Predicted 3D model of a 348-nucleotide part of an RNA (small-subunit ribosomal RNA, central domain) from an uncultured bacterium.
The coordinates come from a structure-prediction model, not an experiment, and the mean pLDDT is 90.
The full RNA is in RNAcentral, with records from ENA, Greengenes and SILVA.
[in-house]
Context: one part of a larger RNA
């Protein structure tokens, strides 16, 4: 001396629940297994250090002392840690009062705006581009009104805003739910953290069955070019949508894993509570949230900065040069597409 690291260099699991394990407040007592400390008992011998000494040095022998970190048993201590007991209220959790919110699920129901259809009115173009052109219209398109369907989405409010573990959630109303925050009481350590596991999990695909307005992979055209399998137009299936079952992936991103605590401020906002002279859009005091900005200290730097990437301490995940490769075998999931898990050889 006995790893360093995971924001952007390689590295936080997509996100929850919780199983085993780790790992745990604050006061008395008990034990003594961890611990510290005495004594014994064992730890062959060679080897190893250190002292001497014998081959003419040396190598090698030989003698003595030290190791031999160890294990076993016994007395003694009791600050930690463990374990038994008893007690507390500050962690946590129930309860009641109250509170915001696109939190979920499920019926319900509204305007707008598309497209189509049916009818009036009217007459030659509409649409489309950088400029055309395909493509629709004299069988009356396009404009315009009026009527009716039908699907999908909810302008404005709108936020630098709120809600949710995370993916994600916005018209409006009713039913069921679920989270959070505030006061105040109650129980009295019941907690944090999780290796397997089980759940949730955008799109995009699948599978049954319905649904189809507007978009639009794939397809066809029509331009553009040297070509144009593309950008740019007219079309237009699949999908987008719904029920129900699969898929489990993501820049599933704050490229930041979850809890506790501590440590300078300044400001907008959001939602509680509480107080000031009577009200207040205003002030102030206190809690949760959510942004800017900024010091210590961090940092390769660039930025972080009380919602840390400071400062420790507990627990999971992961990384260990680059490309072969997220590949190959194999195994586990899946109807499939493929997912998880995941290397070598060679080469730099």
């Nucleotide at each position: 001396c006995u790893g360093g690291g995971c924001g952007u260099a390689a590295a936080g699991g997509g996100c929850g629940c919780g199983u085993a394990g780790g790992u745990g407040g604050c006061u008395g007592g008990g034990u003594a297994a961890g611990c510290g400390u005495g004594u014994g008992g064992u730890g062959a011998a060679a080897g190893u250090c250190c002292g001497g000494g014998g081959c003419u040095c040396a190598a090698c022998c030989c003698c003595g002392g030290a190791u031999c970190u160890g294990c076993c048993g016994u007395g003694c201590g009791a600050a930690c840690u463990g374990c038994c007991g008893a007690g507390c209220u500050u962690g946590a959790g129930c309860g009641a009062u109250g509170u915001a919110g696109a939190g979920g699920c499920a019926g319900g129901u509204g305007g707008a705006a598309u497209u189509u259809c049916g009818g009036g009115u009217g007459u030659a173009g509409c649409g489309g581009u950088g400029g055309a052109a395909u493509g629709c219209g004299u069988a009356g398109a396009g404009a315009u009104c009026c009527g009716a369907a039908a699907g999908a989405a909810c302008a404005c409010c709108a936020g630098u805003g709120g809600c949710g573990a995370a993916g994600g959630c916005g018209g409006c109303c009713u039913g069921c739910u679920g989270g959070g925050c505030a006061u105040c009481g109650c129980u009295g350590a019941c907690a944090c953290u999780g290796a397997g596991g089980c759940g949730c999990g955008a799109c995009a695909g699948c599978g049954u069955g319905g649904g189809g307005a507007g978009c639009a992979a794939a397809c066809a055209g029509g331009a553009u070019u040297a070509g144009a399998u593309a950008c740019c137009c007219u079309g237009g299936u699949a999908g987008u949508c719904c029920a129900c079952g699969c898929c489990g992936u993501a820049a599933a991103c704050g490229a930041u894993g979850g809890g506790u605590a501590c440590a300078a401020g300044g400001u907008g906002u959001c939602u509680g509570g509480g107080g000031g002279a009577g009200c207040g859009a205003c002030c102030c005091c206190u809690g949760g949230g959510u942004g800017c900005c900024g010091g210590c200290g961090c940092u390769a730097a660039c930025g972080c900065a009380u919602g840390a990437a400071g400062u420790a301490c507990c627990c999971c995940g992961c990384c260990u040069g680059g490309g072969g490769a997220g590949u190959a075998c194999g195994g586990c999931c899946g109807c499939a597409a493929g997912g998880c898990u995941g290397a070598a050889a060679c080469u730099c």